Predicted 3D model of a 1483-nucleotide RNA (small-subunit ribosomal RNA) from an uncultured bacterium. The coordinates come from a structure-prediction model, not an experiment, and the mean pLDDT is 83. Its Rfam family is "Bacterial small subunit ribosomal RNA".

[in-house]
RNA sequence: AGAGUUUGAUCCUGGCUCAGGACGAACGCUGGCGGCGUGCCUAACACAUGCAAGUCGAGCGGAGAUCAUGGAGUGCUUGCACAAAAUGAUUUCAGCGGCGGACGGGUGAGUAACGCGUGAGCAAUCUGUCUCGGACAGGGGGAUAACGUACCGAAAGGUGCACUAAUACCGCAUAAGACCACAGAGCCACAUGGCUUAGGGGUCAAAGGAGAAAUCCGGUCUGAGGUGAGCUCGCGUCCCAUUAGGUAGUUGGUGAGGUAACGGCCCACCAAGCCUGCGAUGGGUAGCCGACCUGAGAGGGUGAUCGGCCACACUGGAACUGGGACACGGUCCAGACUCCUACGGGAGGCAGCAGUGGGGAAUAUUGGGCAAUGGGGGAAACCCUGAUCCAGCGACGCCGCGUGAGUGAAGAAGUAUUUCGGUAUGUAAAGCUCUAUCAGCAGGGAAGAUAAUGACGGUACCUGACUAAGAAGCCCCGGCUAACUACGUGCCAGCAGCCGCGGUAAUACGUAGGGGGCAAGCGUUAUCCGGAUUUACUGGGUGUAAAGGGAGCGUAGACGGCGAGGCAAGUCUGAUGUGAAAGCCCGGGGCUCAACCCCGGGACUGCAUUGGAAACUGUUUCGCUAGAGUGCAGGAGAGGUAAGUGGAAUUCCUAGUGUAGCGGUGAAAUGCGUAGAUAUUAGGAGGAACACCAGUGGCGAAGGCGGCUUACUGGACUGUAACUGACGUUGAGGCUCGAAAGCGUGGGGAGCAAACAGGAUUAGAUACCCUGGUAGUCCACGCUGUAAACGAUGAUUACUAGGUGUUGGGGGUUUAUAAACCUUCGGUGCCGUCGCAAACGCAAUAAGUAAUCCACCUGGGGAGUACGUUCGCAAGAAUGAAACUCAAAGGAAUUGACGGGGACCCGCACAAGCGGUGGAGCAUGUGGUUUAAUUCGAAGCAACGCGAAGAACCUUACCUGGUCUUGACAUCCCUCUGACCGGUCAGUAAUGUGACCUUUCCUUCGGGACAGAGGAGACAGGUGGUGCAUGGUUGUCGUCAGCUCGUGUCGUGAGAUGUUGGGUUAAGUCCCGCAACGAGCGCAACCCUUAUCUUUAGUAGCCAGCAGUAAGAUGGGAACUCUAGAGAGACUGCCGGGGAUAACCCGGAGGAAGGUGGGGAUGACGUCAAAUCAUCAUGCCCCUUAUGACCAGGGCUACACACGUGCUACAAUGGCGUAAACAAAGGGAAGCGAAACCGUGAGGUCAAGCAAAUCCCAAAAAUAACGUCUCAGUUCGGAUUGUAGUCUGCAACUCGACUACAUGAAGCUGGAAUCGCUAGUAAUCGCAGAUCAGAAUGCUGCGGUGAAUACGUUCCCGGGUCUUGUACACACCGCCCGUCACACCAUGGGAGUCGUGAAUGCCCGAAGUCAGUGACCUAACCGUAAGGAAGGAGCUGCCGAAGGCAGGCAUGAUAACUGGGGUGAAGUCGUAACAAGGUAACC
Repeated sequence: AGAGUUUGAUCCUGGCUCAGGACGAACGCUGGCGGCGUGCCUAACACAUGCAAGUCGAGCGGAGAUCAUGGAGUGCUUGCACAAAAUGAUUUCAGCGGCGGACGGGUGAGUAACGCGUGAGCAAUCUGUCUCGGACAGGGGGAUAACGUACCGAAAGGUGCACUAAUACCGCAUAAGACCACAGAGCCACAUGGCUUAGGGGUCAAAGGAGAAAUCCGGUCUGAGGUGAGCUCGCGUCCCAUUAGGUAGUUGGUGAGGUAACGGCCCACCAAGCCUGCGAUGGGUAGCCGACCUGAGAGGGUGAUCGGCCACACUGGAACUGGGACACGGUCCAGACUCCUACGGGAGGCAGCAGUGGGGAAUAUUGGGCAAUGGGGGAAACCCUGAUCCAGCGACGCCGCGUGAGUGAAGAAGUAUUUCGGUAUGUAAAGCUCUAUCAGCAGGGAAGAUAAUGACGGUACCUGACUAAGAAGCCCCGGCUAACUACGUGCCAGCAGCCGCGGUAAUACGUAGGGGGCAAGCGUUAUCCGGAUUUACUGGGUGUAAAGGGAGCGUAGACGGCGAGGCAAGUCUGAUGUGAAAGCCCGGGGCUCAACCCCGGGACUGCAUUGGAAACUGUUUCGCUAGAGUGCAGGAGAGGUAAGUGGAAUUCCUAGUGUAGCGGUGAAAUGCGUAGAUAUUAGGAGGAACACCAGUGGCGAAGGCGGCUUACUGGACUGUAACUGACGUUGAGGCUCGAAAGCGUGGGGAGCAAACAGGAUUAGAUACCCUGGUAGUCCACGCUGUAAACGAUGAUUACUAGGUGUUGGGGGUUUAUAAACCUUCGGUGCCGUCGCAAACGCAAUAAGUAAUCCACCUGGGGAGUACGUUCGCAAGAAUGAAACUCAAAGGAAUUGACGGGGACCCGCACAAGCGGUGGAGCAUGUGGUUUAAUUCGAAGCAACGCGAAGAACCUUACCUGGUCUUGACAUCCCUCUGACCGGUCAGUAAUGUGACCUUUCCUUCGGGACAGAGGAGACAGGUGGUGCAUGGUUGUCGUCAGCUCGUGUCGUGAGAUGUUGGGUUAAGUCCCGCAACGAGCGCAACCCUUAUCUUUAGUAGCCAGCAGUAAGAUGGGAACUCUAGAGAGACUGCCGGGGAUAACCCGGAGGAAGGUGGGGAUGACGUCAAAUCAUCAUGCCCCUUAUGACCAGGGCUACACACGUGCUACAAUGGCGUAAACAAAGGGAAGCGAAACCGUGAGGUCAAGCAAAUCCCAAAAAUAACGUCUCAGUUCGGAUUGUAGUCUGCAACUCGACUACAUGAAGCUGGAAUCGCUAGUAAUCGCAGAUCAGAAUGCUGCGGUGAAUACGUUCCCGGGUCUUGUACACACCGCCCGUCACACCAUGGGAGUCGUGAAUGCCCGAAGUCAGUGACCUAACCGUAAGGAAGGAGCUGCCGAAGGCAGGCAUGAUAACUGGGGUGAAGUCGUAACAAGGUAACC
């Protein structure tokens, strides 16, 4: 520091996800040791048991115990025992009294608050104990617990009577002093005021104890300090405005009360204030901070442990005591709960330490000690202390250590894998040598304590001996992200943080081997920060990605021109105080190191006070004129409002002319018209809109504004420089304006026209088209307040190259005017530099560079929806969520593909023609059906006379039946035999099976070669599966003209350029131009064949001339034909025209051939997961007495039917008969087979020749000639059938071909539709060959005869190039929308139902303070007394918790039914959008 994920690819926007760190954690697997920390985050739920706050006898009176003295007495054994009172000592206990239980410890419920933090203030305060001062303590009094006694009660506890003490209580005296009221003076301050000090007056104290004493500990008043507490103020302190108004003690005053103290803190009266958009009030949530985590920082999150503050102590209320509490282990009351009870009544409060139950994913011992540190009491000893110090439990965290070290290659065994060679585990192990940290054993043994006292603890630590022994797991291995193989599984099981894996070869599931990472831990989950500049202060945006308000005016606010002076709020700087400690950082030090701990320093970015500076901001004063405004002079304009007025057109009415149609459409129909339409002429009515001018022209803030005239009126602009003197900009709320549609009331209504009706179209057509037609459109007055209200671009100001239009002014030059040119302001367009931008693009009218202010955005969907609120008559508008769901949604550009987009071009593509198919019969292939089997494959073009160039057996793969099991075929091993081959016989449907005969070579004599039989396994074998695992081969687009590369250039990039453009071509063929220049695969050419000629050669071919014959048979010839070698020829080479002087095109000459002469071979990059595992090869899977092998028979030949491809026909351009003529190319030895003879014929017999330019197949046929038939189902046509034959073959039944005779079916030119062909072509005619024993109408070739037509490219199909649109990229056979149906999920409404919360009003009113009363009661004081003073019980009143009643508010759960929404491989209906998406789309 980044990475993955939207796309075919790219850039951007934007979300989601990951890698890091952290944790009071939990869960899974695993677990050796130690140190230091840490441990109920949930139920502030309920608690058994024990402990957690006591202490003082040196405050007091008692009671008891022990001892000593003592000795009244008693017993008697007369010197012994027991022993009361009293005294003393020690000690224990309840009570009175004092101090402490307000600290320490726990928890975080409440609290959004002066609660906390920080900084100030108290002239408005208190402060026990403590420290330092000053001054005192004289003399009295009356009670009361305890105890005793009598009672009540189950208990808890209580009552009466009587006694008693004090450092308990109460007067009096004294008063340094304090306080109160009065009243002078001085000083000071910050408003009220404060301090000091004369004067007299009033009020107010005390306690003793110990000690032999010294003395010590106490007591009272008071001053100062310290500590602690209280109160006040500035600033800071979460979310919601779908919480906008709140408040009656409320805000203030006066007076009284109350408090330690200020204060509506409380009360009476008076006034009507006070808080609030700088967020009051309400609701939700929450203890706050030092700090902790994260982060580069700014920030964000958290508030465990430690420390500071606050709040609370079962829930609520209340006071008492006290220096301090409204009190965790105190009191009273109410409530809930639990316990005891004799039912009458009582007791209790773990959010102290342990512990229990419960809750929960989850959190420890009912431990030891006061040794240390601290706390309370005490004079002290000492006592108490679950504070605390320790120990225990938990890998909960951090830190440290170990589980060994060295050597060791036969690279052991095992395991995994393998191409079987090996490779990996791996120096790893074993083996050898060594060591002992931890743990274990033994011995010694601290510091913590100053003399003593040690829970921890025989602990830390040290030493010794001893054994490699006792000590390694977890996660991961597709990318991100370090680490790969095998097997199993087969969209199953499963994985997954995101992208995504899994449908038979899974590095992604599971297991194993191996590897990577971390390590006593490792992973997962939850949460927080980071990455995320993804809320942007640092540090983002708003034309099109989310985002500029529809527009203006303007309030608050924010920002603001030039010069000078003052002040000093902001700002800057110095000093001071504070910013607790701990933590953090730095430097040291101590535990062996570290974690941890100690010391010092820094820092704590803050707040406050104070001294200074004055540039900038602010404020104030005085000025200025450049911003802004006013005046004056002008011209432009659909700017606005009102009134009037004009012509054209539509419609309607009246009248005339006139006759059969009009109208409308793609075509029609509805409609109108003989009752006279349309058309035409004249007159009239009425409403609405204003042609031409008219223009990216004008005006307006926007919406918007268009005939003409008048009236009123707003604004802008130009010129001038007289006036004011910053008066400015923006603008949250607010106010106003605001298209169309819509609403209300009243008018108006010609045309147009939602709704509606009819006619068409259509599968349907609630649409598009047509005929009608109502609201509405128009006017007036109100409302609505929205639009793709758009420049998708807020307003204002300044600056930053130019060029060219246009509009409104001004100035200048020139000019008779008009015009032209130069220049300057205002508006409005286009192009363009810099710059900006993701790109597109913007570019002085910015989307550039800056400044100010406002508005808005933060992934898509849900949703501009729901609820709430405001506005509205309604429609609806404004504001505006969440649950849930997805990993994208989106912008711009790129390459393709596509379009019922465009342009250009080509092709038997159409058109023009010729002949067919589709109808018939037959042949053949396919589907379907059938079957035991009808083997398998091929499937639009590009399957279907295809694989198959030939199924009777074989082929053959299928079926039935019968056989074989190392096998029909290959290699290896062992044994036997000598052969193998061949022959004979038996048997069978046949193979299989059985018997018999015959029969090798070499040799070193061991054996070997070869062959057969038998045997055991390795293996053979498979036309079994997968063409979607493959190679090879092939089809197709397409013989279409395309497909690419290198370098350069352009672009952020995908990519582009080149290859586009202008011409031209069959062609990316060529030329020209050009940021391209070149090159490759294709095209063309080179190859074969054919057409002409030359030359060479002359047999088996040829024969002109010579000889010669029946015959080129022969002699001879080499001219010709022909054959087959070598050459020539054609190149737009020549001429004319066109074209750009090009390429090239048109025409011509010559030529056998002319513009690639004809034909063939030749098939670019690629597409179709195209075809083929059945040609062959091959991975994997499957079968192995069978899915292998052999044999016989059957089947592939079936047959209601459908389709393809053909043959033959339907006839006279013909059929038949007779006798004649002319080819080419092929084949031939298991062959072609002449001639001759036989047969009607197929053919047979015999047999010559020929391995072939020699012989044979072999007759070419159409054609021509003659004859006949005469338009018929025929002398056409030949199917079908019968009989008799021929040939091939082991064998023609299923199932061959052919022949003869006989039979003589359909069919009279073929519907919709559809195919081929552009010249030696179509059409037509025959010939040959391959395969093959036999079996072509098929296939492949060959020649003969031999046409018609092409205007042309509008249309159909296919293709190419350029361009355009795109929401497609599996690429239009694409994508995609909505209803309905089904399942699930969350949510709104909902008659209601059930809770919860905070208030309000009323009722009741505990405890208790306060007030009143106090007839009752009362020790201290006064009084001789009566009585008084004072106090109290009781009663009453205000307030007052809980409770009750009431109606509302807020919020939650739930609900029949209901609304939409979301999600879900293969449901239904249509086809709305994306292309002109087939009616452009959208608001």